RNA sequence: GCGCCGGUAGCUCAGCUGGAUAGAGUACUGCCCUCCGAAGGCAGGGGUCGCACGUUCGAAUCGUGUUCGGCGUA
Numbered sequence: 001g002c003g004c005c006g007g008u009a010g011c012u013c014a015g016c017u018g019g020a021u022a023g024a025g026u027a028c029u030g031c032c033c034u035c036c037g038a039a040g041g042c043a044g045g046g047g048u049c050g051c052a053c054g055u056u057c058g059a060a061u062c063g064u065g066u067u068c069g070g071c072g073u074a
Stems, first nucleotide, its partner, number of pairs: 001073007010026004019057001028044005050066005
């Protein structure tokens, strides 16, 4: 250089045959429970889906470019 895979919540990830409020586990905060904690139960906060442009009535999802990481190849 070329090819492939990946980037979504603090962390680990799902969703990627386009559809209405973007999710799970864990962590965090509050409450319940308890003599106090842990465990358990309930509730809550947190994301412009790497970035830009395009296609579309509508994009995390499709296309192009770009950036970061990983793997392969000369």